Small-subunit ribosomal RNA, 5' domain from a freshwater metagenome, 578 nucleotides, folded computationally. The full RNA is in RNAcentral, with records from SILVA. Rfam family: Eukaryotic small subunit ribosomal RNA. Its family is annotated with structural constituent of ribosome and ribosome in the Gene Ontology. On this family, see Yusupov et al., Science 2001: "Crystal structure of the ribosome at 5.5 A resolution".
Context: one part of a larger RNA
RNA sequence: UAUGCUUGUCUCAAAGAUUAAGCCAUGCAUGUCUAAGUACAAGCCUCAGUAAGGUGAAACCGCGAAUGGCUCAUUAAAUCACACCUAAUCUACUGGAAAGUUACCAGUUACUUGGAUAACUGAGGUAAUUCUUGAGCUAAUACAUGCGAAAAAUCUCGACUCACGGAGAGAUGCUUUUAUUAGAUCAAAACCAAACGGCUUCGGCCGUCUCAUUGGUGACUCUGAAUAACUUUGGGCUGAUCGUAUGGCCUUGUGCCGACGACGUUUCCUUCGAAGGUGUGCCCUAUCAACUGUCGACUGUGAUAUAGACGCUCACAGUGGUUUUGACGGGUAACGGGGAAUCAGGGUUCGAUUCCGGAGAGGGAGCCUUAAAAACGGCUACCACAUCCAAGGAAGGCAGCAGGCGCGCAAAUUACCCACUCCCGGCACGGGGAGGUAGUGACGAAAAAUAACGAUACGGGACUCUUCCGAGGCCCCGUGAUUGGAAUGAGUACACUUUAAAUCCUUUAACAAGGACCCAUUGGAGGGCAAGUCUGGUGCCAGCAGCCGCGGUAACUCCAGCUCCAAUAGCGUAUAUU
Numbered sequence: 001u002a003u004g005c006u007u008g009u010c011u012c013a014a015a016g017a018u019u020a021a022g023c024c025a026u027g028c029a030u031g032u033c034u035a036a037g038u039a040c041a042a043g044c045c046u047c048a049g050u051a052a053g054g055u056g057a058a059a060c061c062g063c064g065a066a067u068g069g070c071u072c073a074u075u076a077a078a079u080c081a082c083a084c085c086u087a088a089u090c091u092a093c094u095g096g097a098a099a100g101u102u103a104c105c106a107g108u109u110a111c112u113u114g115g116a117u118a119a120c121u122g123a124g125g126u127a128a129u130u131c132u133u134g135a136g137c138u139a140a141u142a143c144a145u146g147c148g149a150a151a152a153a154u155c156u157c158g159a160c161u162c163a164c165g166g167a168g169a170g171a172u173g174c175u176u177u178u179a180u181u182a183g184a185u186c187a188a189a190a191c192c193a194a195a196c197g198g199c200u201u202c203g204g205c206c207g208u209c210u211c212a213u214u215g216g217u218g219a220c221u222c223u224g225a226a227u228a229a230c231u232u233u234g235g236g237c238u239g240a241u242c243g244u245a246u247g248g249c250c251u252u253g254u255g256c257c258g259a260c261g262a263c264g265u266u267u268c269c270u271u272c273g274a275a276g277g278u279g280u281g282c283c284c285u286a287u288c289a290a291c292u293g294u295c296g297a298c299u300g301u302g303a304u305a306u307a308g309a310c311g312c313u314c315a316c317a318g319u320g321g322u323u324u325u326g327a328c329g330g331g332u333a334a335c336g337g338g339g340a341a342u343c344a345g346g347g348u349u350c351g352a353u354u355c356c357g358g359a360g361a362g363g364g365a366g367c368c369u370u371a372a373a374a375a376c377g378g379c380u381a382c383c384a385c386a387u388c389c390a391a392g393g394a395a396g397g398c399a400g401c402a403g404g405c406g407c408g409c410a411a412a413u414u415a416c417c418c419a420c421u422c423c424c425g426g427c428a429c430g431g432g433g434a435g436g437u438a439g440u441g442a443c444g445a446a447a448a449a450u451a452a453c454g455a456u457a458c459g460g461g462a463c464u465c466u467u468c469c470g471a472g473g474c475c476c477c478g479u480g481a482u483u484g485g486a487a488u489g490a491g492u493a494c495a496c497u498u499u500a501a502a503u504c505c506u507u508u509a510a511c512a513a514g515g516a517c518c519c520a521u522u523g524g525a526g527g528g529c530a531a532g533u534c535u536g537g538u539g540c541c542a543g544c545a546g547c548c549g550c551g552g553u554a555a556c557u558c559c560a561g562c563u564c565c566a567a568u569a570g571c572g573u574a575u576a577u578u
Stems, first nucleotide, its partner, number of pairs: 001574005009447001011445002015440001016407001022405003026402003031063002037060002043055003061426001070360003080281007089274002095269005109240001113144002120136002123133003153172005160165001173237002177229005195208005215222001239263001241262004247257003250253001283331003290322003297319007335357003339350004362383002365380003385396001387394002413438001415437003421434001422432003453484003456480006463472003491511002493508001495507001521567005526548002532562001534561004543550002
């Protein structure tokens, strides 16, 4: 693990892994709206008779749908575990920061630009689908287009000027790409040059001064800075968005300035991670000894591709790389680990299964979208299955939850609910077969009823008395077709509680125990191994018996009755394993 017999209470609780990663009818399992993107529903409610009112189906737009759940087919240095690395990379959401430097230059919108389209209306096609066509409207945080905005500084050029200087012109945001530059540092002295001071025999000599250079690491071609250019027409950013309050200033203009949020854009960090890499570690097998390699095997140079590193790929070179310390190949009834069982110590066996990691969605392959998928409750082919059809065509993927067939020794309800725990969304509000709750459930585990106490009768024990027989009671033990009241739940059940609503449990009125019930079983009784030299039947037959053995007419072993023993709401059997 399965199965046989049995089963009163109560609490937990595994459960179509093993065989077929076999096939599936039906239903559900992923959707989502706030004050704050878009409302003109010919929707509703208020209406003062005509509001940009409130609410709001549908639809556009945004986000999610890559999480979760299921399964274990593949997979043997692969996965995975432990310890590290990314100074070789990407990262939506979250949290924290930053974003007057450009733009204009045939040119009048900057208080706000343009053209569509859905829902809707109406006309249709097809046997058919979550199929769609033509016509007519109308929105945006959809799709496009596109101004304005301080003060200064620096660099280059430079009319003019003897020179000092300098009218003026151009460029300079962040991001991208390329190239270049600085990015210093042990002590003192000496030497050289300039400047300054002193002394000068004008040949010089002596003395003083020499000031700057972000941050970080064990380590950068790091961060940051500077210079010259570049910046993709399939255009990078620099807000033509929404809500709530409405305030201040006078030069009274429908002027200027302004708060708190929402949403959005680019850059940097953060977070969640991801991807890749380094070291060590794996079951059986030699009836597997050599393997790999111009069709990348090992290395180098350059390039392509990549988010990035890399023979990942390509071109050109070299000839390498692994191996009895078992390479390579084969097997595995092999996903790995945390773990489980058994154990003195050491070991042995198991681990499909709730946590972590991986892989997969009938089999292979390819791809779109995206921050993230080589996604399957997405798409496209092929193969295998298979559904509807009016025969022209159309639709499909339960190793999600239920459920069915098949397979088998072998496994539950087409239930209820989002109340809990959490997740998703524009979200305090919606959704969630994630999950929770019941149902089935002797997988398994914990607790624990089936009686307790007297009286009397009988038997017995110690004690007291007694020479013996025996006797005694505020001493007990056992037995019983005797007898007595007390106790109690199993069950039935008003009610509360429980709960999303119920159920169960826990509480609890009222009923509810005398042997013929409210009756315990499963195996055994020769030994191992606890318990019969009881009775009847059978007669080497029927049968039992794990093993030894029993049975041929007195069977301690078979079939029964009685009695007894073991465990007990459980016990037997088979198998695997220690």